Predicted 3D model of a 73-nucleotide RNA (transfer RNA) from an archaeon. It was read from a public genome assembly. It matches the Rfam family "tRNA". By type it is a transfer RNA.
RNA sequence: GCCCCCAUAGUCUAGUGGCCAAGGAUACAGCCCUUUCAAGGCUGCGACCCGAGUUCGAAUCUCGGUGGGGGCG
Numbered sequence: 001g002c003c004c005c006c007a008u009a010g011u012c013u014a015g016u017g018g019c020c021a022a023g024g025a026u027a028c029a030g031c032c033c034u035u036u037c038a039a040g041g042c043u044g045c046g047a048c049c050c051g052a053g054u055u056c057g058a059a060u061c062u063c064g065g066u067g068g069g070g071g072c073g
Stems, first nucleotide, its partner, number of pairs: 001072007010026004018056001028044005049065005
């Protein structure tokens, strides 16, 4: 330098154009339970890497950028 893949809560992850308010697990906070703690139950919290485009409608498709991983030279 060229090519390929990936980017969603603190962490892991589902999603394949519209279905619900972006779902689940875990973490964290509160409450219940318990003599207390743990475990368990309920509730809350919090995310689509950035910009542009296509479309009536984009986390999803296209282009560019950024970051990460891999291959070739």
Its mean pLDDT, the model's own confidence on a scale to 100, is 81.